[in-house]
RNA sequence: GCUCCCAUCGUCUAGAGGCCUAGGACACCCGCCUCUCACGUGGGUAACAGGGGUUCGAAUCCCCUUGGGAGCGCCA
Numbered sequence: 001g002c003u004c005c006c007a008u009c010g011u012c013u014a015g016a017g018g019c020c021u022a023g024g025a026c027a028c029c030c031g032c033c034u035c036u037c038a039c040g041u042g043g044g045u046a047a048c049a050g051g052g053g054u055u056c057g058a059a060u061c062c063c064c065u066u067g068g069g070a071g072c073g074c075c076a
Base pairs, nucleotide, nucleotide: 001072002071003070004069005068006067007066010026011025012024013023018056028044029043030042031041032040049065050064051063052062053061
């Protein structure tokens, strides 16, 4: 340098064009339960890497950028 893959709550992840003002588990916060803690249980906070495009409609498809990973090549 070229090609390919990946990027979503604090963490791990679901998602394949409309059922997503994005769901689940754990963690965290506030209650209930308990003599207390734990367990259990109800609720809450919290995320689509950035930009552009296609489309009536994009987390999802395309392009560029950023970051990470893999393979190949170059260094006379």
The RNA shown here (transfer RNA) has 76 nucleotides and comes from a Beijerinckiaceae bacterium. The prediction has a mean pLDDT of 84. The source organism's lineage runs through Bacteria, Pseudomonadati, Pseudomonadota, Hyphomicrobiales and Beijerinckiaceae. Rfam family: tRNA. Its family is annotated with triplet codon-amino acid adaptor activity in the Gene Ontology. The sequence was found in a public genome assembly.